């Protein structure tokens, strides 16, 4: 230098053919217990890597750019 695959919540990962962004752990609050641990119940957390662009609507399509991993020169 060409190519391919991936960036989404603290962490690990979903999200179909473009239609209000989830789940698990984790952290907080109650319950429950003598007290912590365990169960159980609610609740917060997100510019979806960055910029444009198509659209009525884009995490999802397109183009640049940046990181990470791999193939090959």
């Nucleotide at each position: 230098g060409a190519c391919c695959u991936c960036g989404u919540a603290g962490c690990u990962c979903a999200g179909c053919u473009g239609g209000u962004a989830g789940a698990g752990c984790a952290u907080c609050u109650g319950a429950c217990u003598u007290u912590u641990a365990a169960u159980c119940a609610g609740g917060g957390g997100g510019u979806c890597g960055c910029g444009g662009g198509u659209u009525c609507g884009a995490a999802u399509c397109c183009c640049g750019c940046c990181g990470a991993g791999g193939u090959c020169a």
The RNA shown here (transfer RNA) has 73 nucleotides and comes from an Alphaproteobacteria bacterium. Rfam family: tRNA. Rfam classes the family as a transfer RNA. Lineage of the source: Bacteria > Pseudomonadati > Pseudomonadota > Alphaproteobacteria.